[in-house]
RNA sequence: AUAAGUUAAAGCUAAACCUAGCGUAAGGUAGGGGCGGAAAGUUACGAAUCCAGAUUGUUUGGAAAGUCGGACUACCGGG
Repeated sequence: AUAAGUUAAAGCUAAACCUAGCGUAAGGUAGGGGCGGAAAGUUACGAAUCCAGAUUGUUUGGAAAGUCGGACUACCGGG
């Protein structure tokens, strides 16, 4: 340095659900909460998923991405 991932340590994040408020909706934001995560960090490139509209077999716009794959970046040092 790279690959791998758990010997710990330092940390990080945060499901379902509840409250407030925004949005037609999917869903987001803030607070609480903690199922979990070694990339559950970033991206939205591909597939899948969800919402709204149009139409007759497919398209337009939006959402999320903690479903899978890709790309970029990254803590640790017992082995």